[in-house]
């Protein structure tokens, strides 16, 4: 030394840029709610609007005359009070306000040798002699009034004349001194000129004292004027100026001056911002800030300006005068209508305006002011009081104790929590309040009375000092002090989603509302409203407004410009800014020292006074500034001298599409002519328009014309940029290298200016082959004003002249210096080597790439910087509005340059990240396509759904992933729906209280039942003899409660679907990156696989994959009431029996397969190919198993569950109906359409299951369904049970049939309480559609598809569905271009709700602001002319006039006045313009606004890459032409670099 904090908001996330917003402080405030006391401050910011009433500036009798009244009187007079007048001083101060003013107005520092100064102080000198008037007053007259006129009288410190002149002034002369120019000062001579006033007291008579007067000099204080410097905005105000700038002379002033005038000259000011416009009083200070700065100028203090508006002068020391005058204007008032009066921006007060700002108070006691000799008078200055929480400061509303914690409130998971020691209650205190009492400081002076002392030569008054005595306070009986009373009278406001400290409940339901920003509210809202609680502050608390801060967001301190906003298109050069090396000088800048100033107040430090503080007093430091003097001389500047390295010149060499003009050349296109020749040509995705038999196209020859110059050609060269490309000549600019002769800083940059400046476009003239906006036609398309095609005009070309723009880009201004390397390339030197040219080494200039340090938000830049520094210029400051409008300048026009605002948004952006997506790319999978087989879509029927219908057709499921789904069984039940009939503590649960023996049970009646009613009527346990009591149980009543398939799957749990059995999803540590994040997981191989291998800043790990589990396939072992007679025995002949367990099989257990082996491939390896063996190979087949997650996916109706809702019903019971409806539509299936078939007859072979309210044999009956029957079987034993396709034989013969079986009729069977609505089956009859199915679409890769039957769950019954089982048993797969889905890498992105994304423009509607607009209205300033008040000045002055002069006078003179004339001149008038504002039919675009219309332009190659400039066309986005850019994806090629 005391000083600096940030946060929210753009994104899925990140970093950056950038705006918006918040937290802080302040206020002359206002508003809302609230309000106890005191102190000190403060209070019309708006209408400089208008003002009633009162007051705010008077005083002096000791300047003068007079009037009135009173006292006194010795009647001469004396005294007092009041009043106006003459006269003096003061009314120029004090007080108010901020309109005007951008100015020497203010601040600061100077100057005045260019000035003034009343009262006051000091010094000096003087005050002599005269004169004439006039107010008052009186008389008369006019007027309503205000006021005025005439006549008459009078005084002065009023007025006038004369004399005098130390000094003063002026002109002239002489001398001296000084100074910064003009000049200043002093002395002196003679000349001229200008003075005067008295009053009072004392004493008394030449006087003294006091107050005044005149002149001169000085002082103090005050003022005038001039100058340097400083402090607002607009350049869309760029030129301004006629007294303008200067000179000479004059006038004027206190004074300089063009201040004014005459004449002369033609100047003066301005980008260092003149002129114009807007705004504004300036400062000390005040607020804020770390500071620098920004904002501000209320109170207090200084200055200025103003005083109803405008103009003017008078008086005066001072004014152009707030409470003076004159004139004009507006307004108000009075009026007798003739005429007058007025000016609160003084204090109070009123009206008005406004969000808003006070008492018509007290007092001159203090301080200060005016007058006076003084007493004193006056003083709305001032001192006080009043009102207002307006601000600051202080105090209080009580203090201590007091429960595991009252009541009430609120919440609750019902346990409790919280309010909360808070209250009650107990003990205290007494600030404040109320009552009583005491009671100030502020008062010192002054005056009168009196005393003492003092100065002077000094008697008195007087003067100076001290004392005694007396009187004087608005505030105010206030502050303060004492006593008493008593917790008694005294708390609110805001907030509680984040920022930001403080949370729950209820209500509400995108409503009502909140909101500073982000944002809350659509049924569980910590965000709305209320309550409880909590946080914050507290007599306040919030809100609004304003300022600073945060904001480094205008960046001096302290920012930027490649892509975020921002480098001028390029050059040349003016002003300006900046500038190499050495020496000398100077001292402007700069630095040091000293002096002056920087008022006071304020701020700050110290000390002090009110009890503290606020407030106030004293002292100090400081005040970054300006001025003066002086010192220094490094740096900058200036002057002088020198130098060569910057710059330039010369000499030598040299490259080049540099520019201009002229000429020449060949290829090609087109056209014309001719030959040959014949039917097409052309064009496209495919076509058509078009051309062609009148001969095209093709081909050959000849000719015409215009434009452009293939190859060379290259991130090659040249140029400042635009740009420049055949060859030759001429003219011409610039550059590089070498050399080091010359000049000697001559340089760099460059606001303005000037020039150049692609394409398009414009004017005039020419030219016109090809191409080609517009246009036409043909296509495409929903349309196609486009993309494609056929034509085609401007134009493209030349000359001359305009235009002046661009993605004019390296999106990178110019110059200089410095800072690793490596590698290409163009030009030119040097070296080495060589016969020589290269190669090689090295220097300079240019042009690329890679890359270090460094920089960067990142991307990237990196000696060609975006690095490190310096200099100069240009430019930026959120997005939209808008490069628009208006104005100006330029242009023939098109248009260009310059360039806003209102309004609106909370963002708009840059880079990078992760995803997602692409009609981007690469690699790879999947019955994804393809190949193939069979289906669906057509028919009939079944079933589900939509729709419709209905009293109800209960509900849910909705693309894939709803639709033979929930439902693995709706006739009743189920059942949730409808109709109707009932019940209420309920159909079921458990608890409490009360009553009950008509309680259970039984019977009867009504009823469809449920239910209701009636009658009868016990038993059990305990006490008790009994009666009776208690209990269990039941009933009834009551109470809390039950119940709900009511709502919310968007409050949830659980469960499930789906991507997807896809190959993935992550973590730890490390590393990289500011970060999101990356790495790992990418890469090279490989796999079904993130499977494995190799590589690698990664190393590991987890969830997934695989494996482990189950089934099937081979073998083995174990066990055998099935199996086999395999071998033996019996046998009616059936593994039936004995016996056996080898086989089959069953059930357990195990073996086996691991790329293990061989060969080949693969860098190694993983692995792949082939082979051997094996029942089986390369995960053997199937199943189970579903990562992180996605779809607010599904389910509140399986269940559970929060919240909400119903409660004689949304609960519950019952009957009947419905869920089965049917003009339709869709999904899933079944059966078919037939001969690979149908039918008839005969014959053969499974597996897996199931069976006790069950499976049910044999046998009998029935054509059959089925019935009877019951053996056997809780089942490897019995049964269901026949398997069917198939095989054999027969028949049918291509027909709507011997196919097909719908539909309908009749007759039956079974289940069931019951088959009408609405079951299944059988027999007979009937015999429909249908002949293989449009667009489209599904499944399947092997024991699969297809085809055939069997079983099971549910179930009384009901199966074409579902879940299983086995039988028979294929075809095809070239391949990955395409469709769909997916994985990995990469790329683009304006997407992130993620392409079902985003988004553009017209049109329509509503609202808002705004431009233009025939005009209209108003304001401001100026100009020209007219008129011209007051007044100053000038002229005149015939009218008028006391002082002085002449004169006795009359009269005259001098001097002056009125009047008149003139210059100037306010207001006013006329006129044409300028600027600003308001308004305006209509009109232009713009902005905003949940769900409007048309299209699809842009973002992914956005489906025609986009964009820029320009031209043109079109409903619109936009299209097209020409030139340009990459800020274009993709593929291929070329080149360069890196690695190997």
């Nucleotide at each position: 030394a005391c000083g600096g904090a940030g946060a929210g908001u753009u994104u899925g996330a990140u970093c950056c840029u950038g705006g918006c917003u918040c937290a802080g402080g302040a206020c002359g405030a206002a508003c809302g709610c609230u309000g106890g006391c005191g102190g000190c401050g403060u209070g019309c910011c708006u209408a400089a609007g208008a003002c009633a009433u009162g007051c705010a500036a008077g005083u002096c009798g000791a300047g003068c005359g007079g009037g009135g009244c009173c006292c006194u009187u010795u009647c001469g007079g004396g005294g007092g009070c009041c009043c106006a007048g003459c006269g003096g001083c003061a009314g120029a101060c004090g007080g108010g306000u901020g309109a005007g003013u951008a100015a020497c107005a203010c601040g600061u520092g100077g100057a005045u040798a260019a000035c003034c100064u009343g009262c006051c102080c000091c010094g000096g000198c003087c005050a002599c002699c005269g004169g004439g008037a006039u107010a008052a007053c009186a008389g008369g007259c006019c007027g309503a009034a205000a006021g005025g006129c005439c006549u008459g009288c009078u005084a002065a410190u009023a007025c006038c004349g004369g004399g005098u002149a130390a000094g003063c002034u002026c002109a002239c002369g002489g001398c001296c001194c000084c100074g910064c120019a003009u000049g200043g000062g002093g002395c002196u001579g003679g000349g001229a000129g200008a003075a005067g006033a008295g009053g009072g007291g004392c004493g008394a008579u030449g006087g003294c004292c006091c107050c005044g007067g005149g002149c001169c000099g000085g002082g103090a204080g005050g003022g005038g004027u001039c100058c340097g410097c400083g402090g607002c905005c607009c350049a869309u105000c760029a030129g301004c100026u006629g007294g303008a700038c200067g000179g000479u002379g004059g006038g004027g002033u206190a004074a300089c001056g063009g201040c004014c005038c005459a004449c002369c000259g033609u100047g003066g000011c301005g980008a260092c911002g003149a002129c114009g416009g807007g705004u504004a009083g300036c400062c000390g200070g005040c607020c804020u800030g770390a500071g620098a700065g920004g904002g501000u100028g209320g109170a207090c203090g200084g200055c200025c300006a103003c005083a109803c508006u405008g103009g003017g002068a008078c008086u005066g020391a001072g004014a152009c005068a707030c409470g003076g005058c004159c004139c004009a204007g507006a307004c108000u008032c009075c009026u007798a209508c003739g005429g007058g009066a007025g000016g609160c921006a003084g204090c109070a007060g009123u009206c008005g305006g406004g969000a808003a700002u006070c008492u018509u108070g007290c007092g001159c006691a203090a301080u200060g002011g005016g007058c006076g000799a003084a007493a004193g008078c006056c003083u709305g200055a001032c001192g006080c009081a009043g009102c207002g929480a307006c601000g600051c400061c202080g105090c209080g509303u009580g203090g201590g104790g007091g429960a595991a914690g009252a009541a009430g409130g609120c919440c609750u998971u019902c346990g409790g929590g919280u309010u909360g020691u808070a209250a009650a209650c107990c003990c205290c205190u007494g600030u404040u309040g109320c009552c009583c009492g005491g009671g100030a400081c502020g008062a010192g002076g002054c005056c009168g009375g009196u005393g003492c002392g003092g100065a002077g030569g000094g008697a008195a008054u007087g003067c100076c000092g001290c004392g005694c005595g007396g009187g004087u306070g608005a505030c105010g009986g206030u502050a303060c002090c004492g006593g008493g009373c008593g917790a008694g009278g005294a708390a609110g406001c805001c907030a509680c989603g984040g920022c930001u400290a403080a949370c729950u409940a209820c209500g509400u339901g995108c409503c009502a509302g909140c909101a500073g920003c982000c944002g809350c509210g659509g049924u569980a809202a910590u965000a709305c409203g209320u309550a409880g609680g909590u946080g914050g502050c507290g007599a306040g608390c919030g809100u609004u407004g304003u300022c600073c801060g945060g904001a480094a967001u205008g960046a001096c301190u302290g920012g930027g410009c490649g892509u975020a906003a921002a480098g001028g298109g390029c050059g040349u050069g003016u002003a300006g800014g900046c500038g190499g090396c050495c020496c000398g000088g100077u001292a402007a800048g700069u630095g040091g020292a000293a002096g002056g100033u920087g008022a006071a107040a304020g701020g700050u430090c110290c000390c002090g006074g009110c009890u503290c503080a606020a407030c106030c007093g004293g002292g100090g430091a400081g005040g970054u500034g300006c001025c003066u003097u002086u010192c220094a001389a490094a740096c900058u500047g200036c002057c002088g001298g020198g130098c060569u390295u910057g710059a330039g010149u010369g000499g030598g060499c040299u490259a080049g599409a540099g520019g201009g003009c002229a000429g020449c050349g060949g290829a090609a296109u087109u056209c014309c002519c001719g030959g040959u020749g014949u039917a097409g040509c052309g064009g496209u995705g495919a076509a058509a328009u078009g051309c062609g038999u009148a001969g095209a196209g093709a081909u050959c020859g000849g000719g015409a014309g215009g434009a452009a110059c293939a190859c060379c050609a290259g991130u090659g060269g040249c140029g400042a940029a635009g740009g420049c490309g055949g060859c030759u000549g001429c003219c011409u600019g610039g550059g590089g290298c070498c050399u080091g002769a010359c000049u000697g800083a001559c340089g760099c940059u460059g606001a303005g200016g000037c020039g150049c400046g692609a394409a398009a476009g414009c004017u005039g003239g020419g030219g016109g082959a090809g191409c080609a906006a517009a246009c036409a036609g043909g296509a495409u398309u929903a349309g196609a004003u486009a993309c494609c095609c056929u034509g085609g005009u401007a134009g493209u070309c030349c000359c001359a002249g305009c235009c002046g723009u661009a993605a004019a880009c390296g999106a990178u201004g110019a110059g200089c210096g410095c800072u690793a390397c490596g590698u290409g390339u163009g030009g030119u030197g040097g070296g080495u080597a060589u016969c020589g040219a290269c190669c090689c080494c090295u220097g300079c200039c240019g042009u690329g790439c890679g890359g270090u340090a460094g920089c960067c938000a990142a991307c990237g830049c990196a000696u060609u910087a975006a690095g490190c520094g310096c200099u100069c210029c240009g430019c930026c400051u959120g997005g939209g509005g808008a490069g628009u409008a208006c104005g100006g300048c330029c242009g023939c026009a098109a248009g260009g340059c310059u360039g806003a605002a209102a309004c609106u948004c909370a963002a708009a952006g840059g880079a990078a990240u992760u995803g997602a997506c692409g009609g981007g790319g690469g690699c790879c999978c999947g019955c994804a396509c393809a190949a193939g087989c069979g289906g669906u879509g057509g028919a009939g029927c079944a079933u589900g759904u939509g729709g419709u219908u209905u009293a109800a057709u209960u509900c849910g499921a909705a693309g894939c992933a709803a639709c033979g789904c929930g439902u693995a069984g709706a006739a009743c039940c189920u059942u949730a729906c409808c109709u109707g009939g009932g019940c209420u503590u309920g159909a079921a649960a458990g608890g409490c209280c009360g009553c009950u023996g008509g309680u259970a049970g039984c019977g009867c009646c009504c009823g469809a039942a449920a239910g209701g009613g009636c009658g009868u009527g016990a038993g059990c346990c305990c006490c008790g003899c009994a009666a009776g009591g208690g209990g269990a149980g039941g009933g009834c009543g009551g109470u809390a409660c039950a119940g709900g398939u009511g709502g919310u799957g968007c409050a949830u749990g659980g469960u499930u679907g789906u991507c997807g059995u896809c190959a993935g999803c992550u973590c730890g540590u490390g590393u990289c990156g500011u970060g999101a994040g990356a790495u790992g997981u990418u890469g090279g191989g490989u796999u079904a696989a993130g499977u494995c291998c190799c590589g690698c800043a990664a190393c590991g790990a987890g969830c997934g994959c695989a494996a482990c589990c189950c089934c099937c396939g081979u073998c083995c072992c174990g066990u055998g009431u099935u199996g086999c007679c395999a071998g033996c025995a019996c046998g009616g002949a059936a593994g039936g029996u004995g016996g056996g367990c080898a086989c089959u099989c069953a059930c357990g257990g195990g073996a086996g397969a691991c790329u293990g082996c061989c060969g080949g491939g693969g860098a190694c390896g993983a692995c792949c190919c082939g082979g051997a063996g094996g029942a089986a190979g390369g995960u053997g087949g199937g199943g189970a198993u579903g990562a992180c997650g996605u779809c607010a996916a599904a389910u509140c109706a399986u269940c559970a569950u929060g919240c909400c809702c119903c409660c004689g019903a949304u609960g519950u019971c019952c009957a009947g109906g419905g869920c089965u409806a049917c003009a339709c539509a869709c999904g899933u299936g079944c059966u078919a359409c037939a001969a690979u078939g149908g039918c008839c007859g005969g014959g053969a072979c499974a597996g897996a299951g199931c069976g006790g309210a069950c499976c049910g044999a044999a046998c009998c009956c029935g054509c059959g369904a089925g019935g009877g029957g019951g053996a056997g079987g809780g089942a490897a034993u019995c049964g269901c049970a026949a398997a069917a396709a198939c095989c054999c034989g027969g028949u049918c013969c291509c027909a709507g049939u011997u196919c097909g079986g719908a539909u309908c009729g009749c007759a039956g069977g079974c289940u069931g309480c019951a088959a009408c609505u609405c079951g299944c089956c059988u027999g007979c009859g009937u015999g429909a559609a249908g002949g293989c199915g449009g667009a489209a679409u599904c499944g399947c890769u092997a024991g699969u598809a297809a085809u055939c039957g069997c079983g099971g769950a549910u179930c009384a019954g009901c199966a074409c569905g579902c879940c299983g089982c086995g039988g028979u048993g294929a075809a095809u797969g070239c391949g990955u271009u395409c469709c769909c889905g997916g994985g990995c890498c990469u790329u683009g992105u304006a997407c992130a709700c993620a392409c079902c994304g985003c988004c553009c423009g017209u049109c329509a509607c509503a609202c808002c602001a705004u431009g233009g607009g025939a005009g209209u209205c108003g304001g401001c300033a100026a100009c020209a002319c007219c008129c011209g008040a007051a007044g100053c000045c000038g002229g005149u002055g015939g009218g008028c006039c006391a002082a002085c002069c002449c004169g006795a006078g009359a009269g005259g003179g001098a001097g002056g006045c009125a009047g008149c004339c003139g210059u100037c001149g306010a207001a006013g008038g006329u006129g044409g313009g300028g600027c600003c504002g308001a308004u305006g039919a209509c009109u232009g675009g713009g902005g905003u606004g949940a769900a409007g219309u048309c299209g699809u332009a842009a973002c992914a190659a956005g489906g025609u890459a986009g964009c820029c400039g320009u031209a043109u066309c079109g409903g619109a986005a936009g299209g097209u032409g020409c030139g340009g850019c990459u800020g274009g994806a993709u593929c291929a090629c070329c080149u360069c670099c890196u690695u190997u």